[in-house]
Molecule: small-subunit ribosomal RNA
Organism: metagenome
RNA sequence: AGAGUUUGAUCCUGGCUCAGAACGAACACUGGCGGCGCGUUUUAAGCGUGCAAGUCGAAGGGUAUACAGAAGCUUGCUUCUGUAGAGACUGGCGAACGGGUGAGUAACACGUAGAUAAUCUGCCUUUAGGUUGGGGAUAGCCCAUGGAAACAUGGAGUAAUACCGAAUGUGAUUCAGACAUCAUAAGAUGAUUGAAUGAAAGGUGCUAAGGCAUCGCCUGAAGAUGAGUCUGCGGUUCAUUAGUUAGUUGGUAGGGUAACGGCCUACCAAGGCAGCGAUGAAUAGCCGGCCUGAGAGGGUGACCGGCCACACUGGGACUGAGACACGGCCCAGACUCCUACGGGAGGCAGCAGCUAAGAAUCUUCCGCAAUGGGCGAAAGCCUGACGGAGCGACGCCGCGUGAAUGAAGAAGGCCUAACGGUUGUAAAGUUCUUUUCUUGAGGAGGAAUAAUGCUUAGAGGGAAUGCUAAGCAGAUGACGUUAAUCAAGGAAUAAACCACGGCCAAUUACGUGCCAGCAGCCGCGGUAAUACGUAAGUGGCAAGUGUUGUUCGGAUUUAUUGGGCGUAAAGGGCGCGUAGGCGGUCUUUCAAGUCUGGUGUGAAAUACCUCAGCUCAACUGAGGGAACGCGUUGGAAACUGUAAGACUAGAGUCUAGGAGGGGAUACUGGAAUUUCUGGUGUAGGGGUGAAAUCUGUAGAUAUCAGGAAGAACACCGGUGGCGAAGGCGAGUAUCUAGCCAUAGACUGACGCUGAGGCGCGAAAGCGUGGGGAGCGAACAGGAUUAGAUACCCUGGUAGUCCACGCUGUAAACGAUGUGCACUAGGUGUUGGGGGGUUUACCUUCAGUGCCGCAGCUAACGCAUUAAGUGCACCGCCUGGGGAGUAUGCUCGCAAGGGUGAAACUCAAAGGAAUUGACGGGGCCCCGCACAAGCGGUGGAGCAUGUGGUUUAAUUCGAUAUACGCGAGAAACCUUACCAGGGCUUGACAUAUGCAGGAAGUCGUAAGAGAUUGCGAUGUCCUUCGGGACCUGUAUACAGGUACUGCAUGGCUGUCGUCAGCUCGUGCUGUGAAGUGUUGGGUUAAGUCCCGCAACGAGCGCAACCCCUUCUGUCAGUUGCCAACAGGUAAUGCUGGGAACUCUGGCGGUACUGCCGGUGACAAACCGGAGGAAGGUGGGGAUGAUGUCAAGUCAUCAUGGUCCUUAUGUCCUGGGCUACACACGUGCUACAAUGGCAGGUACAAAGCGACGCAAGACCGCGAGGUGGAGCAAGUCGCAUAAAGCUUGUCUCAGUACGGAUUGGAGUCUGAAACUCGACUUCAUGAAGUGGAAUCGCUAGUAAUCGCGCAUCAGCAUGGCGCGGUGAAUACGUUCCCGGGGCUUGUACAC
Repeated sequence: AGAGUUUGAUCCUGGCUCAGAACGAACACUGGCGGCGCGUUUUAAGCGUGCAAGUCGAAGGGUAUACAGAAGCUUGCUUCUGUAGAGACUGGCGAACGGGUGAGUAACACGUAGAUAAUCUGCCUUUAGGUUGGGGAUAGCCCAUGGAAACAUGGAGUAAUACCGAAUGUGAUUCAGACAUCAUAAGAUGAUUGAAUGAAAGGUGCUAAGGCAUCGCCUGAAGAUGAGUCUGCGGUUCAUUAGUUAGUUGGUAGGGUAACGGCCUACCAAGGCAGCGAUGAAUAGCCGGCCUGAGAGGGUGACCGGCCACACUGGGACUGAGACACGGCCCAGACUCCUACGGGAGGCAGCAGCUAAGAAUCUUCCGCAAUGGGCGAAAGCCUGACGGAGCGACGCCGCGUGAAUGAAGAAGGCCUAACGGUUGUAAAGUUCUUUUCUUGAGGAGGAAUAAUGCUUAGAGGGAAUGCUAAGCAGAUGACGUUAAUCAAGGAAUAAACCACGGCCAAUUACGUGCCAGCAGCCGCGGUAAUACGUAAGUGGCAAGUGUUGUUCGGAUUUAUUGGGCGUAAAGGGCGCGUAGGCGGUCUUUCAAGUCUGGUGUGAAAUACCUCAGCUCAACUGAGGGAACGCGUUGGAAACUGUAAGACUAGAGUCUAGGAGGGGAUACUGGAAUUUCUGGUGUAGGGGUGAAAUCUGUAGAUAUCAGGAAGAACACCGGUGGCGAAGGCGAGUAUCUAGCCAUAGACUGACGCUGAGGCGCGAAAGCGUGGGGAGCGAACAGGAUUAGAUACCCUGGUAGUCCACGCUGUAAACGAUGUGCACUAGGUGUUGGGGGGUUUACCUUCAGUGCCGCAGCUAACGCAUUAAGUGCACCGCCUGGGGAGUAUGCUCGCAAGGGUGAAACUCAAAGGAAUUGACGGGGCCCCGCACAAGCGGUGGAGCAUGUGGUUUAAUUCGAUAUACGCGAGAAACCUUACCAGGGCUUGACAUAUGCAGGAAGUCGUAAGAGAUUGCGAUGUCCUUCGGGACCUGUAUACAGGUACUGCAUGGCUGUCGUCAGCUCGUGCUGUGAAGUGUUGGGUUAAGUCCCGCAACGAGCGCAACCCCUUCUGUCAGUUGCCAACAGGUAAUGCUGGGAACUCUGGCGGUACUGCCGGUGACAAACCGGAGGAAGGUGGGGAUGAUGUCAAGUCAUCAUGGUCCUUAUGUCCUGGGCUACACACGUGCUACAAUGGCAGGUACAAAGCGACGCAAGACCGCGAGGUGGAGCAAGUCGCAUAAAGCUUGUCUCAGUACGGAUUGGAGUCUGAAACUCGACUUCAUGAAGUGGAAUCGCUAGUAAUCGCGCAUCAGCAUGGCGCGGUGAAUACGUUCCCGGGGCUUGUACAC
């Protein structure tokens, strides 16, 4: 000293939370010792038992009793004497202290500083004086009575330091008189004269018996101590408590008190207190201090100390120096106890202890040895005050649980890729020590002195006792088996707790699987959890550690120090003005504030500094400083204030001017609207996106003329004017308020702000009475809609208007309180003044706008009209919700307004700005996106895939981007699915040990087969050990199309072949970010050019690659054949040729290169020439950053998990081909641009040896027989089809269409039943397609056939090839998708 948490990210505001310290604590786990402290915070609840206040015989009477002696006699009793002598009683002192508690109390209760001239004070100290002489009682005791008891009553009789007269009276008190001093108003003090009142008690010791001494007693004075009373100032909350008070406030007289006083009484007056908070309510003992904090503050009032209050609850007095009395009395009450029922007793908030309550707080201990207190002359007695011990880790402090050495880095644990790492010098082992512990031994200090004895000195006396001072000796220890010390023994007796995701220091494994659980906040956990549980390790602290609670801190989050209010919470709607706060210039006065010196006080303890004592520390002691406060007394006079005087710069008044929708009242005006009357006129009008309700032939709308009514005032009109705000708009008149400027004169601070208060205050609303044209809540109807209590339409009542009264609120906003001063400018505009060539312009004052500097601001923005810099005063804010709600009060006729909470709940709510995304926002642009066209799908039948359903199984995956997809071929196999039958080191791989054998082939038997039995055959290499291979056995392991595509790699789809996506440096911004990449043009393109705080670069675009189109050159067989020659029925058939075609190598060609125009002198675009090809020539391959946790664990690979006589593997059969239905993709059609039949022409690209197969023959045909040729530019598949041509069909479910079904066959294959393809004969179904929807811009669509892969067989699918070959595009408004800029946003999975 800060940190976490709002967001995709940022800055700010703002709350919540954490880290610190503390505690009279409690709980959980754990626990060795000692010292010093602390220990019912809860019900001032109730209490059994014991103790906590007695003492004095030197105040008094005197007894029981004991002992001794004597006497009497009824010889075990009575009496007497002496000695000792309890309890009780009279009396004195104490019991008012000490000890406890905090209920009450908001008060002179407390604190602090004063007052008492308004008072008292036992014992104590000092001092003056006295202590004479009498009297009468009464307890005890004795007798008797009542009662259960407590206790009470009567009689007789006794003492005192008990009680009562009398005497004396230095002092004292009262009255009267005069004097002095002091003072603060009453007055106080001193001396003095007279009168009156009023005292006493003795005990003990000594004695020479006279007295003396001492302790008391009485009257005074003074002191000390203690107490009473009064006053200033100070410290809680609530205004949702605003008025309160009758002894109340004051006076007079009296009473009362120790004392002032309405303290009490009578009479008189009507006061007293209160917004500077009375009264009421709630809470609370106050303080020194204690905790926290840098401080200022905040919290608190346990222990210790001071004060107060209380003693079961309430009231009261008595005694006394002192009480209205904790362990006294009386009365009332509640409760408890005793009782013989008639009556009695009691008070732990003393020490222990008990019960209850509660999270929670101790022993019914020892002792008066010390300190202190009471009594006493003293010894002494009493003392639960106190000194100690006990219990409790409750706190603080200290010590220990060992030290050194020790690497085979042991074992074990944990992790691991299995190399190793870690626990870890840690352990073990070796050497050593003994604090602590156990046992034992002796053993400090706390003890000073008292009585008493002795010594010395002193005063006094005739002497003794005695008195004063000093010294020496002198008993007494609860703790206590004390502390400390010594000896012996032996590492021996002693470590836990919490945490380890971030904040916050310290991580891995396993288990679990949004379960169990954690959590202070954020948040973890849904199969790889560093956050749960456990283990190991690590971190922290340590006899403790965590948790909970509370307080302060952090929190500048109530802000005096030290905050804010345009948009985050927050400026009152506006003015006038009271109290209050603040206030211009000069001079003088005082000294209240202010500053400064002295002095008193601020108790001690605590805290701070220094020193000291316990071994240290805690603890304790000594000294010092401080104590910011209050009082008192000097001084200063600048500032504030007081008082007096003066001034004119603030403020105001008057005279001469000005502008204005400022306000009020009365009157007037025209346009428009509606309505009424009449005329003209005819079929509609009106209304809407489109309609309808409505209105009109009973004459509307339209139009003309006239009349009526009410309301509002076009143009001017303007970020123009006026007003405090609300607000104010036709004209004229009257009344009236404010403002501005200039020049002078006058007043002389008269000012600013303003809690309460008063007034004004839009619209709507309310009351009463008018008025009512238009408009128009409510309401009605019509539309719209899924609905439409709305938006739209037709009507329409309150209302809107006027008068009077009420309401008192608005986004009453500039979301910006009022006033004053200062701080760059520029440019408009309104109203004045001055200057100026009268107009430009310059200048000045008062308004009103825009832009902009410094400055401010979180940013946006504000910026002389401040949100800048200052001053004065007011109002308001303190997380979101609950809520401007409830309740109380108050205002209002009501509606409602003002004031205005809490419980509970959340960790956010919010402001500004940023990047994206989105918008049925805007602008620009593109795309078969629409439009313009052509052909389809959707309807039919069939094929195929999917969903669904079914099933033993219909294996699995894919779902916008799946659906003729994975699958480029499911009859078996494939195959992963199902049923059944088998195998278990395995169908497959590697390695090892042991035993045996070649492997294999053939035959045969059982079986559905896998498999098994039997027989035959077979004998590899070799260094002779063995090896390869196989079988059996054993072990490691194999195997898995099992799960997780949300653990992954790789590959792929989609946006999208869209033109985008980024980076470095620089610059801008507090920052996220921006700039660059935006802008002006252009492009298919972030393509290029220009501009620009940007300059460059990368991935994309383009180009480079392949095919195609033209061409040159080289090459010339299997291809070609122009010229020459030969030959055939015919054919490049042959010789030959190298021209052409073609083939395939290497090249060329196209680049906006040329011309014209447009454009900015650019990029580029348009047109043209040439050219085979022209503006990317066409096509392909090529897919940026990223998005969808997109798809795939079943191509493959792979982490983790799971199965291991099964989820592996082998076999047979079945299934993947099911079928009410729904969808996708296709094929064939519905026919005449056609079908059928005959004839006839022209391709390209491929494939072929487990193959393609010619010619020939057979079959209607599929095909069969047979086989030339060909490993291919040579042979074959292989007739291309549409086309052309001839014929027929003639619009019909047909000579269209071919599904379906029956029969007969062909081919492949072990095998076509489930379940193949094809042929032929026969059969001959549906059939022009709703809403909707798809493809295509040129060699494209459409249409026609051919080939290939897979493949034994199976193609309407896929991949290729060529043939024929169109139509249309005005254009970018709309639909869809995309790109760029911009804008709004409460969206950010």